Model confidence (mean pLDDT): 76 of 100. Predicted 3D model of RNase P RNA and transfer RNA as a complex of 425 nucleotides.
RNA sequence: AAGGUGCGAUAGGUAGUUGCUGGCAACUAUAUGUUGCGAGAGGAAAGUCCGAGCUACAUGUGAGACAAGACUCCACCUAACGGGUGGCCAGAGUAAUCUGAGGGCAAGUGCAACAGAGAGUAUGAAAACUGCUUCGGUGGUAAAAGGUGAAAGGGUGGGGUAAGAGCCCACCAGUAGUUGUGGCAACAUGAUUAGCUAGGUAAACCCUGUCUGUAGCAAGAAGUAUAUGGUAGAAGUCUCACAAUCGCUAGGUUUCCCCUAGCAAAAAUACUUCGCUCGAGCCAUAUGGUGACAUGUGGCCUAGAUAAAUAACUACCCACGACAGAACUCGGCUUAUCGUCGCACCUUUUUA
RNA sequence: GGCUCGAUAGCUCAGUCGGUAGAGCAGCAGAUUGAAAAUCUGCGUGUCGACGGUUCGAUUCCGCCUCGAGCCA
Repeated sequence: AAGGUGCGAUAGGUAGUUGCUGGCAACUAUAUGUUGCGAGAGGAAAGUCCGAGCUACAUGUGAGACAAGACUCCACCUAACGGGUGGCCAGAGUAAUCUGAGGGCAAGUGCAACAGAGAGUAUGAAAACUGCUUCGGUGGUAAAAGGUGAAAGGGUGGGGUAAGAGCCCACCAGUAGUUGUGGCAACAUGAUUAGCUAGGUAAACCCUGUCUGUAGCAAGAAGUAUAUGGUAGAAGUCUCACAAUCGCUAGGUUUCCCCUAGCAAAAAUACUUCGCUCGAGCCAUAUGGUGACAUGUGGCCUAGAUAAAUAACUACCCACGACAGAACUCGGCUUAUCGUCGCACCUUUUUA
Repeated sequence: GGCUCGAUAGCUCAGUCGGUAGAGCAGCAGAUUGAAAAUCUGCGUGUCGACGGUUCGAUUCCGCCUCGAGCCA
């Protein structure tokens, strides 16, 4: 210098005018009033794919089983997670680095169309080798070679046999058991035993292990008003333990049950208020850790609307501005995104 | 804002545990008719919404997007 890999930051700027939504203060005519000050979308606010907070649901609390669902190498991080970090293994790349839904098919069951002899207890159509033969056939073999298919059941050599075959032996490859060493572990590596050769598919049923009750802020709570009418509802199937309760009054002959009337309470509808923004919060810094992250110290308050504000216009500048708009709140993942800048590393070539 | 479904031929719909996709209507051609309708015979018609993955193989299984529909005050 060229090409590449990983991580991070930013997301038009400045000035002015006019508006809109909250907050605080002052003033008065106490009104959804006026004036002043200060605040006002994102890295994804999105998809709603996971995990939580919060709330309701069984009369309440706690425990357990089944069903159903999700996940699945190892260790760690986290409030939790199906997320993240580091490693192991497999694959891609010269490398930096990247990708992986990565447990079990050496538990059981199933599936593999067409083609092919045979598709999983292997098989025998053509051709081949071979025993017997009345020479027409008939029995044995599955090694080598041909063909089909996505996939055809260890490899080489020797022995053996009528011909053959892990049928037997040696070496090699793989797998499983036992064991040594290193590692917390996944795993790596060595020794030894077993002729064991066990194919694919679990994003097929299923098995092992772990976790999960269901629903969602249009959840739900309070207040006011209205008209009704007789008990509702967002908790799958059960089991156990503990605790609490059968709304009040009057009448029907005094108790219980039952009935009748009234009250209370509940449900429905409309409006208002709360839920609602200070939170597993943000920023800076120090320490520990390879890292995710943790701990300490200091500082900060940063939208809260409800038909829904966060905008419009003017001037100047540049690199001419992408994806896109909060609706209860957090932690992740995924998807969309014009460009610009910074840091670290790799490969090739050249120069000093 | 939250929740639940769907997308297959021109139209309306089938398609179950993965093996190469059908039915009715419509359309085209022929027969019949002087000509048409009806009737009879024959025929084609699809990137199974898009992309990626698992698998020998995906409409089907999984993930993620796009579009459409419904429910909750």
It holds a member of the Rfam family "Bacterial RNase P class A". Its family is annotated with dimeric ribonuclease P complex, ribonuclease P activity and tRNA processing in the Gene Ontology. Rfam's curators write: Ribonuclease P (RNase P) is a ubiquitous endoribonuclease, found in archaea, bacteria and eukarya as well as chloroplasts and mitochondria. It is annotated as a ribozyme.